[in-house]
Context: one part of a larger RNA
Molecule: large-subunit ribosomal RNA, domain III
Organism: invertebrate metagenome
RNA sequence: GAGUAACGAUAAGGGGGGUGAAAAACCCCCCCGCCGGAAGACCAAGGUUUCCUGCGCAACGCUAAUCGGCGCAGGGUUAGUCGGCCCCUAAGGCGAGGGCGAAAGCCGUAGUCGAUGGGAAACAGGUUAAUAUUCCUGUACCAGUGCAUAUUGCGAUGGGGGGACGGAGAAGGUUAGGCCAGCACGGCGAUGGUUGUCCGUGUUUAAGGCUGUAGGCUGGGGACUUAGGUAAAUCCGGGUCCCUAAGGCUGAGAGCUGAUGACGAGCGCUUACCGCGAGGUUCGCGUGAAGUGGUUGAUACCCUGCUUCCAAGAAAAUCCUCUAAGCUUCAGAUAUGUACUGACCGUACCCCAAACCGACACAGGUGGUCAGGUAGAGAAUACCAAGGCGCUU
Numbered sequence: 001g002a003g004u005a006a007c008g009a010u011a012a013g014g015g016g017g018g019u020g021a022a023a024a025a026c027c028c029c030c031c032c033g034c035c036g037g038a039a040g041a042c043c044a045a046g047g048u049u050u051c052c053u054g055c056g057c058a059a060c061g062c063u064a065a066u067c068g069g070c071g072c073a074g075g076g077u078u079a080g081u082c083g084g085c086c087c088c089u090a091a092g093g094c095g096a097g098g099g100c101g102a103a104a105g106c107c108g109u110a111g112u113c114g115a116u117g118g119g120a121a122a123c124a125g126g127u128u129a130a131u132a133u134u135c136c137u138g139u140a141c142c143a144g145u146g147c148a149u150a151u152u153g154c155g156a157u158g159g160g161g162g163g164a165c166g167g168a169g170a171a172g173g174u175u176a177g178g179c180c181a182g183c184a185c186g187g188c189g190a191u192g193g194u195u196g197u198c199c200g201u202g203u204u205u206a207a208g209g210c211u212g213u214a215g216g217c218u219g220g221g222g223a224c225u226u227a228g229g230u231a232a233a234u235c236c237g238g239g240u241c242c243c244u245a246a247g248g249c250u251g252a253g254a255g256c257u258g259a260u261g262a263c264g265a266g267c268g269c270u271u272a273c274c275g276c277g278a279g280g281u282u283c284g285c286g287u288g289a290a291g292u293g294g295u296u297g298a299u300a301c302c303c304u305g306c307u308u309c310c311a312a313g314a315a316a317a318u319c320c321u322c323u324a325a326g327c328u329u330c331a332g333a334u335a336u337g338u339a340c341u342g343a344c345c346g347u348a349c350c351c352c353a354a355a356c357c358g359a360c361a362c363a364g365g366u367g368g369u370c371a372g373g374u375a376g377a378g379a380a381u382a383c384c385a386a387g388g389c390g391c392u393u
Base pairs, nucleotide, nucleotide: 013031014030015029016028017027018026032390033389034388035387040370041369042368043367046350047349050348051075052074053073054072055071056070060068061067080141081140082346083345084344086119087118088117092113093112094111098107099106100105122139123138124137125136126135142342143341144340145339146338147337148336149335150334151333152332153327154326158322159321160320161319166309167308168307169306172302173301174300177296178295179294180293181292182203183202184201185200186199187198188196204262205261208257209256210255215250216249217248218247219244220243221242222241223240224239225238226237228236229235263291266287267286268285269284272281273280274279310313356365357364372384373383374382375381
């Protein structure tokens, strides 16, 4: 220079009370403002204790700080069903033997790894200062093992089926959700009116079980035969004959049950604070009403469907079935009942951000899910709900 520039989005603050040495910024209440396809909520990645509570304020926080993602201490993450591990494979990696190379090594068969994909099963409510599909309550489901009973051809690293898949378009059936009415409870208005066709609030309930609908696909059954499926086959495929008009597979949703339960506005009692008071906010406990119908309606489900197009759109295992070797008193298989088992790892918190990537509490960047009301074609836009904030001078 200079007490100058700056103090990081122009979303906005004001009042009262509290705490305190000290309050524009912390806590509580009231009013105002901002976001609301987000500036709300939940995951993945990444971070790694930042979560909660108590005590602090040197430093960090672009100011102050009693506050904090800061310091110190204590506490906190509970699973057969969520995700991983596990089984399976993709691109790709490694790679016994093997080929090549002067060597290092490169390639690669069998195989073995490798999810971003396929594969069994849980929902509702309650609870903590901090976890919950994990704890508790209630109601379920799956797999495996043992035992019992009954029946019985079982058996694979092999065959077959299945798993199993593209783009676009359209229609239908439903549901979530919304809205309205009805119903229940409460209210009767500081100022003219408001007992009314008035106002406010609530009207919520899952998985599972039973049922098998709207629909979609396919004709179905039997006998014989068979150059195919690297052996075999009763399976699959090919062929012949006979009978038959419905049978099978799949499939949202609804209904009943689950539920004489849970939740539930309000009411009663109660804690703390504010207020002279009426009362307001708040803690806990108890009790507990109505809980129906209509309409609208998804981008969700039926739908991995249907139609159509050409560029013709993973694999393998689980699963079903067939036999081979083999075993056929056994073992094994099926059904029912019953008992037991279900380990290990993750689980706090942030997650369009002050906690991740950007040297910063940085106007930047960051994949997925949810999607209320009024107006609107709309996920645009405007104003609002739930919820969250007023962006640390």